[in-house]
Molecule: transfer RNA
Organism: Xenopus petersii
RNA sequence: GCCUGAAUAGCUCAGUCGGUAGAGCGUUGGGCUCUGGUCCAAAAGGUUGUGGGUUCGAUUCCCACCUCGGCCA
Repeated sequence: GCCUGAAUAGCUCAGUCGGUAGAGCGUUGGGCUCUGGUCCAAAAGGUUGUGGGUUCGAUUCCCACCUCGGCCA
């Protein structure tokens, strides 16, 4: 330098034909318990990597860039 994949909650990851985003773990407080753990139910937590484009509407489609991984040279 060419090609290619990934990027979404604190972490690991879903999101399948475009219609304003979820799970597990973790955190917080509550229930249970003499206390803790386990268990139960809940809450908080996200400018969907950045910037553009298409569209009434984009995490999703298109382009460029940044970061990380892989292949080739």